[in-house]
RNA sequence: GCAGAGUAGGCGUAUGCGCGUUAAGUGCCGGGGGUACAGGGAGUUGACUUCCGGACGAAAAGAAUUUCUUGCGGUGCGUAUGCCGCAUCCCGCUGC
Repeated sequence: GCAGAGUAGGCGUAUGCGCGUUAAGUGCCGGGGGUACAGGGAGUUGACUUCCGGACGAAAAGAAUUUCUUGCGGUGCGUAUGCCGCAUCCCGCUGC
């Protein structure tokens, strides 16, 4: 000098256990706070999360007798797997 590995996190699929279906959750907009970001350091306009406000908004059916089953929800968490992935700055690691 060239090439490469590896994070948080995101998305898809499968699966397990839940929640809602008396509408919470998810998604959208505005504002405030917090957290994390490859092995080390820095780090926001990016990521996640929380709070407040706003707009929008749904699929139930059957059995049984207050529980179960089948559905439904851009539903929560766990596990497995595939894909994307620390923008940016410095150093390091592996191969040549």